Predicted 3D model of a 72-nucleotide RNA (transfer RNA) from an Armatimonadota bacterium.
[in-house]
RNA sequence: GCCGCAGUAGCUCAGGAGUAGAGCAAUCGCCUGAAAAGUGAUGUGUCGGGAGUGCGAAUCUCUCCUGCGGCA
Repeated sequence: GCCGCAGUAGCUCAGGAGUAGAGCAAUCGCCUGAAAAGUGAUGUGUCGGGAGUGCGAAUCUCUCCUGCGGCA
């Protein structure tokens, strides 16, 4: 330098046009003398940045950034 993959909640990851989700963690109740365990409730996010297409974009297109891998 070229090619490919990935970037979404605190962490690990789903979701591939029509109001953003799961598990774990966290917070607040119940329980306990107090904890742990158990149990009920609560999503906190400009979906990596910018632009384009479209009635509508996390999703499609372009570009940039970051990480990983391959070729040279």

Rfam family: tRNA. Rfam links the family to the GO term triplet codon-amino acid adaptor activity. The prediction has a mean pLDDT of 82.